[in-house]
């Protein structure tokens, strides 16, 4: 100075379904799955299935629902750091 990894800090992304019972509705209260079903919470940010779109998709399976799988090495998709530490390597001064 450059490599990568881990931590951070700040910044940005992104989603909330289903099915029961209550109410007139805003909502309340249970079962499902999930990291999260409105939580001062959770996931994700290029190494990038967090999310979205093909999608009123296709097959199962469910009480029902992206619940499983398949579309999916398809298209999108949201980062910086002259912070902190380790790794490896290179360079210059000294001695």
């Nucleotide at each position: 100075c450059u490599u990568u990894c881990g931590c951070g800090a700040c910044a940005g992304g992104g989603g909330c379904g289903u099915c029961c019972g209550g109410g007139g509705a805003u909502c309340c209260g249970g079962g499902c799955u999930g990291a999260g079903a409105a939580g001062c919470a959770c996931c994700c940010u290029u190494u990038g299935a967090a999310c979205c779109u093909g999608a009123a998709c296709c097959a199962g399976a469910u009480a029902a629902u992206g619940c499983u799988g398949g579309c999916g090495u398809a298209g999108g998709g949201a980062g910086u750091c002259u912070g902190c530490g380790g790794u490896a390597g290179g360079u210059g001064c000294g001695c």
Molecule: TPP riboswitch aptamer (THI element)
Organism: Paracoccaceae bacterium